A computed fold for a 472-nucleotide part of an RNA from an uncultured organism, annotated as small-subunit ribosomal RNA, 3' major domain. Model confidence (mean pLDDT): 84 of 100.

[in-house]
Context: one part of a larger RNA
RNA sequence: UGACGGGGGCCCGCACAAGCGGUGGAGGAUGUGGUUUAAUUCGACGCAACGCGCAGAACCUUACCUGGGCUUAAACCGCAGGGUAAACCCCCUGAAAGGGGGGCUGCUUCGGCAAUCCUGUAGAGGUGCUGCAUGGCUGUCGUCAGCUCGUGUCGUGAGAUGUUGGGUUAAGUCCCGCAACGAGCGCAACCCUUGUCUCUAGUUACCAGCGGUUCGGCCGGGGACUCUAGAGAGACUGCCCUCGCAAGGGGGAGGAAGGUGGGGAUGACGUCAAGUCAGCAUGGCCCUUAUGUCCAGGGCUACACACGUCCUACAAUGGCGAGUACAACGGGCAGCAAAGCCGCGAGGCCUAGCUAAUCCCUUAAAGCUCGUCCCAGUUCGGAUUGUAGUCUGCAACUCGACUGCAUGAAGGUGGAAUCGCUAGUAAUCGCGGAUCAGCAUGCCGCGGUGAAUACGUUCCCGGGCAUGUACA
Numbered sequence: 001u002g003a004c005g006g007g008g009g010c011c012c013g014c015a016c017a018a019g020c021g022g023u024g025g026a027g028g029a030u031g032u033g034g035u036u037u038a039a040u041u042c043g044a045c046g047c048a049a050c051g052c053g054c055a056g057a058a059c060c061u062u063a064c065c066u067g068g069g070c071u072u073a074a075a076c077c078g079c080a081g082g083g084u085a086a087a088c089c090c091c092c093u094g095a096a097a098g099g100g101g102g103g104c105u106g107c108u109u110c111g112g113c114a115a116u117c118c119u120g121u122a123g124a125g126g127u128g129c130u131g132c133a134u135g136g137c138u139g140u141c142g143u144c145a146g147c148u149c150g151u152g153u154c155g156u157g158a159g160a161u162g163u164u165g166g167g168u169u170a171a172g173u174c175c176c177g178c179a180a181c182g183a184g185c186g187c188a189a190c191c192c193u194u195g196u197c198u199c200u201a202g203u204u205a206c207c208a209g210c211g212g213u214u215c216g217g218c219c220g221g222g223g224a225c226u227c228u229a230g231a232g233a234g235a236c237u238g239c240c241c242u243c244g245c246a247a248g249g250g251g252g253a254g255g256a257a258g259g260u261g262g263g264g265a266u267g268a269c270g271u272c273a274a275g276u277c278a279g280c281a282u283g284g285c286c287c288u289u290a291u292g293u294c295c296a297g298g299g300c301u302a303c304a305c306a307c308g309u310c311c312u313a314c315a316a317u318g319g320c321g322a323g324u325a326c327a328a329c330g331g332g333c334a335g336c337a338a339a340g341c342c343g344c345g346a347g348g349c350c351u352a353g354c355u356a357a358u359c360c361c362u363u364a365a366a367g368c369u370c371g372u373c374c375c376a377g378u379u380c381g382g383a384u385u386g387u388a389g390u391c392u393g394c395a396a397c398u399c400g401a402c403u404g405c406a407u408g409a410a411g412g413u414g415g416a417a418u419c420g421c422u423a424g425u426a427a428u429c430g431c432g433g434a435u436c437a438g439c440a441u442g443c444c445g446c447g448g449u450g451a452a453u454a455c456g457u458u459c460c461c462g463g464g465c466a467u468g469u470a471c472a
Base pairs, nucleotide, nucleotide: 001472002471003469004468007467009465010464011463012462013461015457016456019421020420021419022418023417026312027311028310029309030308031307032306033305034303035302042053043052064298065297066296067295068294069293070292078121079120080119081118082117083116084115088103089102090101091100092099093098106113107112125287126286128285129284130283134281135280136276137275138274139272141270146185147184148183149182150181151180152161153160154159165176166175167174191264192263193262194261196233197232198231199230200229201228202227206222207221210220211219212218236258239252240251241250242249243248314414318373319372320371321370322369323368324367330361331360332359335354336353340349341348342347380411385406386405387404388403389402390401391400427449428448429447430446431445432444433443
């Protein structure tokens, strides 16, 4: 100087505690281990692998397996020698890929040219190996408050000082003191969004007053309001009281907002030889009639088991039926699709409108008002299975989603243990989007309803500062 302690001190964090809801039990979905398999491609492994790479495995994807083919190859390109136009069309064979055969046509100064094919060579190609050879990117400690430098000073030196101390802060934030004085990367601020107001603007958005009305902002019209989207204002401990040398703390006023207003983006020096050679790039090594490449089928979807993450439940704060109210974010032309008609339904037919503040997706659901069920494996729960269908797609057997009818399994709130969350949060309810022909209980967003609790820091976990040391 570090590292370390089942040493002591100070201080933080949903770390504990206080509370609310879960997981662990059931059924299912999904990932993983294991096992199986011709193959079940590969990677990821405590936190920080396991609804992860996959924001879409029926073919394709696809890297795996079986079988059938190709060998300058799917594409680019140099040289040497040789052949013929190539393309295109037709026939045979085949599961296809491929293989075989036939037809047809260039320019020319007749040397050849161009295109194409064959042979050789130089070389392509490789999701083959090495993330412990690498770049780039990423995770994590951690949005934790730290990590350093110049000069000076101290020490033989490693190094120390500064950065320690007394206060304060979310913060190495600021103040005071001090052999230190300054500075850099971090913190904060500058950026985006949300909450209030003003100005500008008024269509596709809006409708207070006026007129018309088929009653619908529908029409005339209006520029107020909502909203849209651009510019500004606003918050600074600025003001008051109080404590304090100060920094700052406590209380108050005004205010839409108060002491960082809420949320986001932003991740210091470094740690884990952390992750990725399969996103890409790349050194070395390896394959070259195959470890390259094309095709058909299969596999990645297997199933005695085990684990992670979720979904749906076990019901009456509920299920079912009828009626009725209120969103926001988004998406749409090889697209979104109204109305009408057909179908119990998935959906179909037909066809307006919309390149969209105009039209459509788009009835939000929980809620509210009635009715019914009466505590039961039930009018709870929906797995499983039978059957009949719909849609996408060349094709739903392996292996899609959805609908109708029938079937109705386990499940009675879940042991040890364990997770999330401090406010518009948890819980709960639905909606949209990416990927996508089709296929979410996953993911990324959006709004609706909307709690409880925090005495406190002894203890568990992680972290910061200073101290100690028989370790380096």
It matches the Rfam family "Bacterial small subunit ribosomal RNA". Its family is annotated with ribosome and structural constituent of ribosome in the Gene Ontology.